[in-house]
RNA sequence: GAGCAGUUUAGAGGCGCACCUUUUAUAAGUAAAAUGCUGGAGAAUACGGGAUUUGAUGAAAGCUGCUGAAAGGAAAAGGUGCCGAAGGAUAUGAGAUGUCCCGUUAUCCAUGUCCUGGGCCCAGGGUUAACAGCCCUGGGACUGUCAUCAUUUGUAAUGAUGGAGCGCUAACUGCUUU
Repeated sequence: GAGCAGUUUAGAGGCGCACCUUUUAUAAGUAAAAUGCUGGAGAAUACGGGAUUUGAUGAAAGCUGCUGAAAGGAAAAGGUGCCGAAGGAUAUGAGAUGUCCCGUUAUCCAUGUCCUGGGCCCAGGGUUAACAGCCCUGGGACUGUCAUCAUUUGUAAUGAUGGAGCGCUAACUGCUUU
């Protein structure tokens, strides 16, 4: 000097990722709901069953609507942790919540496996009050990185093609070799 191995350490991508706090707007004159009218036997849960409560002193539902929210999500500012940051799919497991119990189901949590380098734009689908945002699928250009090839003013630049973060760069350690 070269090669191989090693979550040993550090670092890069950029409108970079996630979380927290405050303020603001939206949500909305919506939900709920006084009163009144219609109605005439059921009603109270995400669904079913049971139990319980309630109802002709008028249930459900509809109209009216004194009064009148909030959560989630969003923007801005500040802060924290970071670069599989993070997001998603699926399976398993115990518990909690949605009602008093049971079952189903949904959400949250943990673990395993798999997919996505990153942000942006477009289309479709889902969610939601809302093409605001978020998630999934597909496509497009851009960007970072590595590999191969070509060119050149050569130790790097440009272009083309392709791969994936279980990657890449640098240092360190160990082994082999010159």
Lysine riboswitch aptamer from Firmicutes bacterium UBA3930, 178 nucleotides, folded computationally.
Its mean pLDDT, the model's own confidence on a scale to 100, is 75.
The sequence was found by an Rfam model in a public genome assembly.